Predicted 3D model of a 501-nucleotide part of an RNA (small-subunit ribosomal RNA, 5' domain) from an uncultured bacterium. The prediction has a mean pLDDT of 85. Its Rfam family is "Bacterial small subunit ribosomal RNA". Gene Ontology terms of the family: ribosome and structural constituent of ribosome.
Context: one part of a larger RNA
């Protein structure tokens, strides 16, 4: 000097940061992923129009919702358990590769079908949740038609290139497509192919990335190749056959211990430590396993199996996963509120009003940290009292204090009161902030005084009781223990502990 800090003692005020390092222990409760009626049938509520054989029927508005279809739940937000890996971090490559919404061009959207949910009725079950029959809409689902420079196959050509090979022309067969909605209407939002681009991803490679040899040998899909599945693609990535290779003292295997980086902290530097917060990237979501949907996941708040706990149960069966925000109870020296608001910034949906968003933005607690600021100025000697001390004359505390004469920074009163907001919309918040009246009132502590190390004397104790970072004090005059006066340093902090340079 430095800390995600804890303890002791004390403790005014703001602003800005931070705050489970332990148990990747368990978790009540509440919220955190919606959302569109301008994709679609129905169903209620209010109004309102025709018609009525007065029971009703048909028809618009506006609001609301279970289903059925879209998009979105693969992003934001948690953790740092595992992971010594191309995981990270830095430079390459991809002629071996995908990309939803977004952008740009260039063609098209003809013409059918069958259905499942809602619902209706039976009907099983504690209950989770289903069965069975009818009926029924779409931008749901499936043929059929069209269709290139889109795919697959069959044979060529011409220019290239770092090999496998690209590109472009063309020949002849097959193949693959769509949806509509609003709106009087212009028109708009939407489909479908194909190219191009932007973004996001996937994957290969060099180089670099703790300890231990008291770990020396290690691999059987193992190392090739050949063929064949699989992927978006390349590949032992998988299989079946061949052939015995492949790593290793330039340290393989084995074991331990960590997520990495930007960055932080230190040092003059090189360097050593260290990875909290904030940004990047992996991995992981109560333990292992699997896929399934999608453009994307092998998916924290989906799913199915397996296991451990918990709950509910009519015992037959069911339900859960806070490492999301808040909050509880256990670990621990140790770490907060079961608050406000979508007002901004940003994200899903939605033609848009809009919803929804514990991301965000604010607010509450904590001196845990950096920064400011105040805790009064000035004057004042009778050098008061007290209080310590002593040689009893003084001395020191000390211009301190009172006393006089000022100021209000903060804090408290009072009254105005913001940008943040684009017309409107302000959670903060009647907050910053400005004005005004008002009293020095309402704001000092903590270590230390042997030496190192800045600063002493008096009691008290007597190898006791204590102290101590090293060196060392204490056994009758202890500046070293403990009070005390007095000093010396830092201060709303002061010391210790730990840890790192």
């Nucleotide at each position: 000097g430095a800390u995600a800090a804890a303890c002791g003692c004390u403790g005014g005020c703001g602003g800005c940061g931070u705050g489970c390092u332990u148990a990747a222990c368990a978790c009540a409760u509440g919220c955190a992923a919606g959302u569109c009626g301008a994709a679609c049938g129905a169903a209620g509520u209010u109004u309102u129009u025709c018609u009525u054989u007065c029971g009703g029927g048909a028809g618009g508005a506006a609001c609301u919702u279970a289903g059925u279809g879209g998009c979105g739940g693969a992003c934001g937000g948690g953790u740092g358990a595992g992971u010594a890996a191309c995981g990270c971090g830095u430079g390459g490559g991809u002629a071996a590769c995908c990309u939803g919404c977004c952008c740009u061009g260039u063609a098209c959207a003809g013409g059918g079908g069958g259905a499942c949910a809602a619902c209706a009725g039976c009907u099983g079950g504690a209950a989770a949740c289903g069965g069975c029959u009818g009926c029924u809409a779409a931008u749901a689902c499936c043929g059929c038609a069209u269709a290139a420079g889109c795919c697959c196959u069959u044979a060529g050509c011409a220019c290239u290139g770092c090999a496998u090979g690209g590109u472009g022309c063309a020949u002849a067969g097959g193949g693959a497509a769509a949806a509509g909605g609003a709106g009087c209407a212009a028109u708009c939002c939407g489909g479908u192919a194909c190219a191009g681009g932007a973004u996001g991803g996937a994957c290969c490679c060099g180089c670099g990335u703790c300890u231990g040899a008291u770990u020396a040998g290690c691999c059987a899909g193992u190392u090739g190749g050949c063929a064949g599945g699989g992927u978006a693609a390349c590949g032992g990535c998988c299989u079946a056959c061949c052939a015995a290779a492949g790593c290793g003292a330039c340290g393989a295997u084995c074991a331990g211990u960590a997520g990495c980086c930007g960055a932080u902290c230190u040092g003059a530097g090189a360097g050593g430590a260290u990875g909290u917060a904030c940004g990047g990237c992996c991995a992981c979501a109560u333990u292992g396993g699997g896929a399934c949907u999608g453009a994307g996941a092998c998916a924290c708040g989906g799913c199915c199996c397996a296991g451990a706990c918990u709950c509910c149960u009519a015992c037959g069966g069911g339900a859960g996963g806070c490492a999301g925000c808040a909050g509880u109870g256990g670990g621990g020296a140790a770490u907060a509120u079961u608050g406000c608001a979508c007002a901004a910034u940003g994200g899903a949906g939605g033609a848009a009003a809009c919803u929804c968003u514990g991301a965000u933005g604010c607010a509450g607690c904590g001196a845990c940290g950096c920064c400011g600021c105040g805790u009064g100025a000035g004057u004042g000697a009778a050098g008061a009292a007290g209080u310590a001390u002593c040689u009893c004359g003084g001395u020191a505390u000390g211009u301190a204090a009172a006393g006089c004469u000022c100021u209000a920074u903060c804090a408290g009163c009072a009254g105005g009161g913001a940008a943040g907001a684009a017309a409107a919309u302000g959670a903060c918040g009647g907050u910053a902030c400005c004005u005004g009246a008002c009293u020095a009132a309402g704001a000092a502590g903590c270590a230390c005084c042997g030496g190192c190390u800045a600063a002493a004397u008096a009691c008290g104790u007597g190898c006791c009781a204590g102290c101590a970072g090293c060196c060392g004090c204490g056994g009758u005059a202890a500046u070293a223990c403990g009070u005390a006066u007095g000093g010396u340093g830092c201060a709303a902090g002061c010391g210790u502990u730990a840890u790192c340079c």